[in-house]
RNA sequence: GGAGUCGGCCAGGCAGUCGCUCGGAGAUGUCGGUGGUUCGCCACCGUCGUCGAUGGGAGGAAAGUCCGGGCUCCACAGGACAGGGUGCCAGGUAACGCCUGGGAGGCGCGAGCCUACGGAAAGUGCCGCAGAGAGCAGACCGCCGAACUCCGGACUCCGGUCCGGGAGUGGCAAGGGUGAAAGGGUGCGGUAAGAGCGCACCGCGCGCGUGGCAACACGCGUGGCAGGGUAAACCCCACCCGGAGCAAGACCAAAUAGGGAUCCCAUGGUGUGGUCCGCACCGGAUCCGGGUUGGUUGCUACAGGUGCGUGGUGACACGCAUCGCAGAUGAAUGACUGCCCAUGACAGAACCCGGCUUAUCGGCCGGCUCCUUCG
Repeated sequence: GGAGUCGGCCAGGCAGUCGCUCGGAGAUGUCGGUGGUUCGCCACCGUCGUCGAUGGGAGGAAAGUCCGGGCUCCACAGGACAGGGUGCCAGGUAACGCCUGGGAGGCGCGAGCCUACGGAAAGUGCCGCAGAGAGCAGACCGCCGAACUCCGGACUCCGGUCCGGGAGUGGCAAGGGUGAAAGGGUGCGGUAAGAGCGCACCGCGCGCGUGGCAACACGCGUGGCAGGGUAAACCCCACCCGGAGCAAGACCAAAUAGGGAUCCCAUGGUGUGGUCCGCACCGGAUCCGGGUUGGUUGCUACAGGUGCGUGGUGACACGCAUCGCAGAUGAAUGACUGCCCAUGACAGAACCCGGCUUAUCGGCCGGCUCCUUCG
């Protein structure tokens, strides 16, 4: 200098003017109460208004609503079935399908990255096309001529023996071919040709030992090797999951007017549960007619942010200090002007929080790796 990899940060800036929303020191008015009084009023408290110094006011994803939790109601949710989810090991956490560390497999020269990574010897299903054969498999091309048989020849002790040929019966699975996949791989021996048929090494199964919390790794012994794949197919195993959601729920005001009709009813009905049990409550459903449909709360202070220290490889935990950081409800966070440069992306809270995923102009910082050059 170039290429790459991992992690973190910023998200136009400054100034002025005018608005919006929330909090609000303080000022002031009505009403009520208490106390004082020179009877004119004054002080304090509460309530309802008006003005208002001043302070705060979207994001890293506020998004998708895909997971997990808090909170609320229904039994602070219990039993069974159904259903759903997760799936190497250990840890973190309120919890998780998230995160951290590790193991195994794969990719990369490397930093590093990726993995839906339990069980195929419980059972069932499936394996298109191609191919001979796709399941407790198979012989198309090919290889062989040991055995049986056939033909020819030689020899003969006439019983047969030997040589050559063909490939009908047959032997084989080395090689070719098909396929995603064809019942371990390489080599030597062996054989008619072959084959774990035998042996060595590698792989694999089983047993034992050592290390490790474990996943697992390593070593030794042993078995010629066994029922191919597929479980993001059913299924099996282990673990987890009750339902509904801030339009939850609570309070105030108003209303529910002892209205009418039909139907069901105690092994019944209702309570939002997928079903049954259980639990709670006691009438319920539909239609007609009439009425209400406004406000307050929940609401933002927290598994909170920042800094330092301690423990831990780390996720994280603990301690101390410090900060207060949106809370709308037709729904605020904007408009205009000026200057600057890098000409500004994706995008806007709606009960809250932890994650994941997706979108995103451009820029900055740090760790590490590889290549090249110079000293």
This is a predicted structure of a 375-nucleotide RNA (Bacterial RNase P class A) from a Pseudomonadales bacterium. It matches the Rfam family "Bacterial RNase P class A". It is annotated as a ribozyme. A source record names the gene rnpB. The sequence is in RNAcentral, with records from ENA.